[in-house]
Context: one part of a larger RNA
RNA sequence: UGCACAUGGUGGAUGCCUUGGCAUCGAGAGCCGAUGAAGGACGUUGGAGUCUGCGAAAAGCCCCGGGAAGGUGACAACCGACCUGUGAUCCGGGGAUGUCCGAAUGGGGAAACCCACCUGGAGUAAAGUCUAGGUACCUCUGUCUGAACACAUAGGGCAGUAGGAGGGAACGUGGGGAAGUGAAACAUCUCAGUACCCACAGGAAGAGAAAACAAAAGUGAUUCCGGUAGUAGUGGCGAGCGAAACUGGAAGAGGCUAAACCUCACAUAUGUGAUAGCCGGCGGGCGUUGUAUGUGGGGUGUUGUGGGGCCGCAUGGCCUGUUCUGCCGGACAGGCGAAGAGUCAUAAACCAUGAGUGAAGUGAAAGCCGACUGGAAAGUCGCGGCAUAGAGGGUGAUACCCCCGUACACGUAAGCUCAUGGCUCUUUUGCGUUACCCCGAGUAACACCGAACCCCUGAAAUUCGGUGUGAAUCUGGCGGGACCACCCGUUAAGCCUAAAUACUCCUCGAUGACCGAUAGCGGACUAGUACCGUGAGGGAAAGGUGAAAAGUACCCCGGGAGGGGAGUGAAAUAGUACCUGAAACCAUGUGCAU
Numbered sequence: 001u002g003c004a005c006a007u008g009g010u011g012g013a014u015g016c017c018u019u020g021g022c023a024u025c026g027a028g029a030g031c032c033g034a035u036g037a038a039g040g041a042c043g044u045u046g047g048a049g050u051c052u053g054c055g056a057a058a059a060g061c062c063c064c065g066g067g068a069a070g071g072u073g074a075c076a077a078c079c080g081a082c083c084u085g086u087g088a089u090c091c092g093g094g095g096a097u098g099u100c101c102g103a104a105u106g107g108g109g110a111a112a113c114c115c116a117c118c119u120g121g122a123g124u125a126a127a128g129u130c131u132a133g134g135u136a137c138c139u140c141u142g143u144c145u146g147a148a149c150a151c152a153u154a155g156g157g158c159a160g161u162a163g164g165a166g167g168g169a170a171c172g173u174g175g176g177g178a179a180g181u182g183a184a185a186c187a188u189c190u191c192a193g194u195a196c197c198c199a200c201a202g203g204a205a206g207a208g209a210a211a212a213c214a215a216a217a218g219u220g221a222u223u224c225c226g227g228u229a230g231u232a233g234u235g236g237c238g239a240g241c242g243a244a245a246c247u248g249g250a251a252g253a254g255g256c257u258a259a260a261c262c263u264c265a266c267a268u269a270u271g272u273g274a275u276a277g278c279c280g281g282c283g284g285g286c287g288u289u290g291u292a293u294g295u296g297g298g299g300u301g302u303u304g305u306g307g308g309g310c311c312g313c314a315u316g317g318c319c320u321g322u323u324c325u326g327c328c329g330g331a332c333a334g335g336c337g338a339a340g341a342g343u344c345a346u347a348a349a350c351c352a353u354g355a356g357u358g359a360a361g362u363g364a365a366a367g368c369c370g371a372c373u374g375g376a377a378a379g380u381c382g383c384g385g386c387a388u389a390g391a392g393g394g395u396g397a398u399a400c401c402c403c404c405g406u407a408c409a410c411g412u413a414a415g416c417u418c419a420u421g422g423c424u425c426u427u428u429u430g431c432g433u434u435a436c437c438c439c440g441a442g443u444a445a446c447a448c449c450g451a452a453c454c455c456c457u458g459a460a461a462u463u464c465g466g467u468g469u470g471a472a473u474c475u476g477g478c479g480g481g482a483c484c485a486c487c488c489g490u491u492a493a494g495c496c497u498a499a500a501u502a503c504u505c506c507u508c509g510a511u512g513a514c515c516g517a518u519a520g521c522g523g524a525c526u527a528g529u530a531c532c533g534u535g536a537g538g539g540a541a542a543g544g545u546g547a548a549a550a551g552u553a554c555c556c557c558g559g560g561a562g563g564g565g566a567g568u569g570a571a572a573u574a575g576u577a578c579c580u581g582a583a584a585c586c587a588u589g590u591g592c593a594u
Base pairs, nucleotide, nucleotide: 001593002592003591004590005589006588007587008586009585015579016544017543020515021514022512023511024510025509026508027507028506029504030503031167032166039101040100041099042055043054044053046079047078049075050074051073061095062094063093064092065091066090070083071082072081106115107114108113116135117134118133119132120131121130122129137164138163139162140160141159142158143157144156145155171202172200173199174198175197176196182189186236212219213218223250224249225248226247227246233241234240254496255495256494257440261299262298263297264296265295266294267293268292269291270290277286278285279329280328281327282326283325284324304474306439307438308437309436311432312431313430314429317336318335319334320333321332322331323330338427339426340425341424342423350422351421352420353419354418355417356416357415361410362409363408367383369382370381371380372379384401385400386390392404393403394402445469446468447467448466449465450464451463452462455481476491477490478489479488480487531538532537551578554565555564556563557562
């Protein structure tokens, strides 16, 4: 030096474990914010630090309810001082306080800082000082002023018990909008109206009550799912893209206006005509009455077997009032009665009673059985018991009967749901005539350009946008895939609308041929921490003594570190460099070889 064996060291694989994750399902919740959010800074406990909680009233204050004998949060002990059957700590509900920054909003600003003013209060001889409240901008409403330019308007000021602003994981609607890629290259095309950016909203959003489909028969708002169907189509007819009718289901709900006509108010214009007007008739009376236009309010009206208005005829319970006036007739308004309806669109609140649900929570059976092994019994043997409970977890090894629980049963505040009543709301209809009026205008349509539709401009309908031109009112208009005719369907250019559908930052429960510390979230631990970067941003490593600290008193060596005894423990080769403790690697001992 090599080989072999043994014993160690180093190292942290493997096994076992799980406080943490992942996924799915079922319920709930689906917003927070100028009453100052989300997120932070700084403070705050008797004692340093980090986390949690809280805010100068600072691990807390007050009230109500629950609950129970121990408490003064965690790492995390120790000392000190306290609280508590006059019910603490703890749990649930409500309230108070809530520094500074942050939309941040008195002004400024390099966030958590600086500097003010006004009105009160404290204090001072007077100031400085302290303290409570207020002081941003925009919109809306009201109001005061007020130019060019007479009225006016613009503009400016003030007030408000009105609103906005900012944040939020995905889902939604809208405005913008790529490229890698595929086409085996590439340009139309595709990827894809995707990613991404912006705006805005809601618990869902959007869509939605036929100017729809269909086809000689009919359906009857929208949305979502299965089929139709990878079909019809489209397409450098390449790559690819890709419907609908109809049908089976989920859900199911329909309403309000504009106009014509009547009426009231205001504004403007006109203005003596009494012939028009003041509801009609007769008589009387009136006068800026009236007429026209515009705006606003109320009534009416809302449809496609076209509808409505106007006009005519018929129809209805009672009372009161008004309509210039007396009588008659009529019209209108209010009340009672009757009928009907209702709060998630169609108008909108509240109260009472009852029932259910509902926070913290309550009860919950049966072995402190014997023996054996063991450090320890829940194991084994034996003898018993409960079960609407033999889900699960813990306890010194594997426990239905030891503990927590579990099946089951019970419980209330606020709130929510349902029912009833109060309450609120609505209420003439029918027939007829066709003479007149209305039925959503810079709209529809057309031309050019661009886009969405299965549809790449094509024979290209339909829908949307830009520019230009520019209709009709029911004997009207639009559609049925150029266009025309016939036929059929429908009634645009106003608005609202639950459910079925999408998603999960969040809460609760359950489950897993999901992971088990190089796995599973990046993060089981001081983790978005340490660290890196000017910054946007990037981003770790790191779990396990033991049943219990019983964490080695005392003695010895040593400056200490560390070790040897002794002691604890079942075990110390379990000693906090701590379960198991592989390999590489390094030693020691013995044997063999050189």